[in-house]
Context: one part of a larger RNA
RNA sequence: UGACGGGGGUCCGCACAAGCGGUGGAACAUGUGGUUUAAUUCGACACUACGCGAGGAACCUUACCUAGGUUUGACAUGUAUAUGACCGCUGCAGAAACGUAGCUUUCUAGGGUUCGCUCUAGACAUAUACACAGGUGCUGCAUGGCUGUCGUCAGCUCGUGUCGUGAGAUGUUGGGUUAAGUCCUAUAACGAGCGCAACCCCUGCCAUCAGUUGCUAUCCCGUAAGGGAGCACUCUGAUGGGACUGCCUGGGAAACCAGGAGGAAGGUGGGGAUGAUGUCAAGUCAGCAUGGUCCUUAUGCCUAGGGCUACACACGUGUUACAAUGGCUAAUACAAAGGGCUGCAAAACCGCAAGGUGAAGCUAAUCCCACAAAGUUAGUCUAAGUUCGGAUUGAGGUCUGCAACUCGACCUCAUGAAGUUGAAAUCGCUAGUAAUCGCAUAUCAGAACGAUGCGGUGAAUACGUUCUCGGACCUGUACA
Repeated sequence: UGACGGGGGUCCGCACAAGCGGUGGAACAUGUGGUUUAAUUCGACACUACGCGAGGAACCUUACCUAGGUUUGACAUGUAUAUGACCGCUGCAGAAACGUAGCUUUCUAGGGUUCGCUCUAGACAUAUACACAGGUGCUGCAUGGCUGUCGUCAGCUCGUGUCGUGAGAUGUUGGGUUAAGUCCUAUAACGAGCGCAACCCCUGCCAUCAGUUGCUAUCCCGUAAGGGAGCACUCUGAUGGGACUGCCUGGGAAACCAGGAGGAAGGUGGGGAUGAUGUCAAGUCAGCAUGGUCCUUAUGCCUAGGGCUACACACGUGUUACAAUGGCUAAUACAAAGGGCUGCAAAACCGCAAGGUGAAGCUAAUCCCACAAAGUUAGUCUAAGUUCGGAUUGAGGUCUGCAACUCGACCUCAUGAAGUUGAAAUCGCUAGUAAUCGCAUAUCAGAACGAUGCGGUGAAUACGUUCUCGGACCUGUACA
C1' cells in the first nucleotide's frame, strides 16, 4: 500500500423490520437441463444464463439432418482464348434444383465492299483456363467495437510543495453537514482534473402569440342532428415566466437544520436520459469488423423433404384458476397513447359466430382501426367440484398463405380433467406506488399468456437499525 476478520466506531440501501400482493401445490404457455433422435443448428450458466440473442422457426428464415445436384462457383475484380448471342417462350423427364429438345436471336464507332459480307476497336453475354471467390469452420484466453455487473455507489486521480533512506504518505484526514469528496470550518499543504450537482427531455401552474381539422359561453338558422357568426373556455404548440432556503421564527461560528407564511408546486417538486477510475482473461469471431489457423470436387454453393415444435423426468419465468369483494344475462357511463396507401376501412346487408359481400371516407386534430374494461343499475345462481374452473378430446367451419399432415390463429356445438389458497423455502413493491382493469404498438402474409408503451380504479405500512444481505468512510492486524 492493499486484502482480510464469526474486531471496533459512524452511515446508507425495499437490506431487515412493519405491511400488501405473489412464487413454491394444479392445468396450460414459454425458456433451459436431461433424455431421445438422421437432425433435434449455435450461443448464454450464482447474483450478472434460463418469455435471454429471437421486436414473432409451416416454406423462406436456417446456420442442423437425409437425398438429389454443382465446382472460377449464389457474389466481386482482373487476365488470356473462343463464340455471337444471352435472355425469353414452349414441350419432355424430375420432388425441385437441374438436364434435354425445339422456337426466337445482338448493338455502337471506324475502314474495305462485288451490298452477299468481311476486318479492327468497344459494349453486353456465354463458355474454357488461371489468379481468386466462398466458409454462421476454430480461437472472445490474439483483438476492435458494443454490452452486462459492482452502481447513479461517491468515489478515482494529477501538478507543485512538504515529510519519509525507500515502498509511499500528505492533499482525500479531524469537527460539523449533505442525496453527494455537497458545503463550512480547522489544517503542510495550495490548486486542478474525471465523477456529484446543474445545463437536456417529459410532466405539474400562469401569461403572450396563433385558431383549423380543435372548442361552443353568447347570437342567428334549424323540431333535432347540424350549419353560420365567434376564438372567451377546453385543447393543440411555439416563446417566456415561475422555486432561489428568496422571506419570517428558532438553533448554530459557518455550512446547514427544524418550523411557518405565501404559492399550482418547497427545500433534488415527480419521472427520464446521462454510468468516473476500475473489477469479473465476465459476454459477444453467429450483428459487424479483424490477426492467426483450418476446408478448397468441400467445412463452399443450389434444391426438395424433414428438423429446430421430440418427451419418463427436473428447474426458471409467466398465464388461467380454485370462486359470492364472485359467475352469468340485460341496460348504461367515462380514457390516454398509438397505427393506417401493396394501407386503415365506415354505413348497409348475409351469417349464432369467426367472418363474408359491399364500398363511403381518409396520405389523417378532418376518415378509419375503435364498442375501452374494471365501474354503475336491474335480474339470477346459494356454498356444490357447482351456472366455479376451463385443460383435454370429438365434429363442423372461418381466415391468411403456392402450401396449415408433421406445425398456424380464430369461431360454433358437444366433452368438462386437475384444482377447495398451496411444505421447506423464496420474490416484488414506500404513492398516483403496490394491487387490479382494459387499450395500443413494434415484429408481422398469418401466427403473443411475451416485450415495449398508454391511460382507468386505487390501497396498507415504515416503531426502528439488534439481526440478514450489499455498499461507503475511519481505525486494527499473527496475511501478501